Model confidence (mean pLDDT): 79 of 100. Predicted 3D model of a 142-nucleotide RNA (FMN riboswitch aptamer (RFN element)) from a soil metagenome. It matches the Rfam family "FMN riboswitch aptamer (RFN element)". Rfam 15.1 lists 6,230 matches to the family in 5,120 species. Rfam's curators write: The RFN element is a highly conserved domain that is found frequently in the 5'-untranslated regions of prokaryotic mRNAs that encode for flavin mononucleotide (FMN) biosynthesis and transport proteins. This element is a metabolite-dependent riboswitch that directly binds FMN in the absence of proteins. In Bacillus subtilis, the riboswitch most likely controls gene expression by causing premature transcription termination within the 5' untranslated region of the ribDEAHT operon and precluding access to the ribosome-binding site of ypaA mRNA.The FMN riboswitch structure, reported in present an FMN-bound six-stem junction, adopts a butterfly-like scaffold, stapled together by opposingly directed but nearly identically folded peripheral domains.
């Protein structure tokens, strides 16, 4: 540089003129990179096989660290009759404790919790509809 990939999830009941949005009950979902004893797993070594050990990897967190999406501000460039389009800089941006094991875990195991952009709507939405067949942290291959 090119190509491909790159977001999941709700039902039942109640009230009501109106709610998959409120209330009740029981559910469900978790982008990307990092970190990450043990367990799991790939390759190699100790002549062979097995155990075991050693070396190099993989996987492994919604709430630990950072990033992205959304939104806001500034700025540069381009186009137009206008609406706009593209780049850069900055800002904003949610939520976890307790116990256990252990040398070591906010990551494992157990328990109980918590969080979730903007716009729309016959009424307030993580799960419906929409911007979005978009953008994107990045990943893989050549």
């Nucleotide at each position: 540089c090119u190509u491909u990939c790159g977001g999941g999830g709700g039902c039942g009941g109640g009230u009501g003129g109106a709610a998959u949005u409120c209330c009740c009950g029981c559910a469900c979902c978790g982008g990307c990179g990092g970190u990450g004893a043990g367990c799991c797993u790939g390759g190699g070594g100790a002549a062979g096989c097995g155990a075991u050990c050693c070396c190099c990897g993989g996987a492994g967190a919604g709430c630990c660290c950072g990033c992205g999406a959304c939104c806001c501000u500034c700025u540069c460039g381009g186009a137009u009759a206008a609406g706009c389009c593209g780049g850069g800089a900055g800002g904003u941006u949610g939520a976890g404790c307790c116990g256990g094991u252990g040398a070591g875990a906010u990551u494992c195991c157990g328990g109980c919790g918590c969080c979730g952009a903007c716009g729309g709507u016959a009424a307030g939405a993580g799960u419906c509809c929409g911007g979005a067949u978009g953008g994107g942290a990045g990943a893989a291959a050549g």